[in-house]
Context: one part of a larger RNA
RNA sequence: CCCUCCCUAGGGAAAUCGGCAAACUGGCCCCGUAUCUUCGGUAGAAGGGGUGCCUGCUACCCGCGAGAAUAACUCGUGGGCUAGCAGGUCGCAGUGACAAGGGGAGUCCGACUGUUUACCAAAAACACAGGUCCCUGCUAGGGGGCAACCCUAUGUACAGGGGCCGAUGCCUGCCCACUGCCAGAAGGUGAAAGCCCGGUACAACGGGCUUAAGCCCUGGUGAAGGGCGGGGGUAACUCUGACCCUCUUAAGGUAGCGUAAUACCUCGCCGCUUAAUUGGCGGCUUGCAUGAAGGGCAUAACGAGGCUCCCGCUGUCCCAGGGAGGGACCCG
Repeated sequence: CCCUCCCUAGGGAAAUCGGCAAACUGGCCCCGUAUCUUCGGUAGAAGGGGUGCCUGCUACCCGCGAGAAUAACUCGUGGGCUAGCAGGUCGCAGUGACAAGGGGAGUCCGACUGUUUACCAAAAACACAGGUCCCUGCUAGGGGGCAACCCUAUGUACAGGGGCCGAUGCCUGCCCACUGCCAGAAGGUGAAAGCCCGGUACAACGGGCUUAAGCCCUGGUGAAGGGCGGGGGUAACUCUGACCCUCUUAAGGUAGCGUAAUACCUCGCCGCUUAAUUGGCGGCUUGCAUGAAGGGCAUAACGAGGCUCCCGCUGUCCCAGGGAGGGACCCG
């Protein structure tokens, strides 16, 4: 010096990306518990007290004796178990070793219990109840197989398959121009075959008629793929612009939310928190480039999830010291 373990005055996160690690807390009994809430919960919230041993009394259970007696009851007595009350007693310390939650507040994400990268990721990823859309009337739809046939299913729409969203609450706006899908006994186009004509001693070949799907066309469809503007002016302080004009689109982003897990400028501005804060939280919000099932916004409970603050506690640190064991090192 390295590894594992232990102790430490005073301070107490000043260490660090970050309290990582360690420490504090810890069992059981009693008291007592805020906010929020889907009334279940949050709760072991928080916080406080007790805890050993000895003695006595009381309660409870089993038994004996006496009084009374059908029994209940009263008194005495023996044993057992814990509990309650009281007194005493020892130590620094009584769940004396082992075992054994640190707590609180705000916020983001995901509702939750679950699942996952066997061997660097456990998560805000996957799943999930639930919502919605599409296909499917059974020789169904979907899947496997060249086929026979098989699975879904010895099921039958309260069923099966597929897509997306993802508890619950309040909701889910506008656009069908494009792409997709659905519907459409008219019209256009439309291959081969067929028919007719020409051509050829036969043919090849040429032309015409007819015509399926598809496409064109007409309409529908967004919890289908997707999309959801620009310029100028205007109110008797200023600012702002309910209002007006104009270009333009299929339609020009509604409710919400918003410097956000999304904001470039950005450490936006204001407030709270600190002595001091590119942090956190609450507001504002002109959103580089939010926005409604690629769901929007809320949300109790839950989480080895992310961020921030406070209390407690500590060798993380100030700042290092000491101890134990094993290495290193020395000798063989």
Molecule: large-subunit ribosomal RNA, domain IV
Organism: archaeon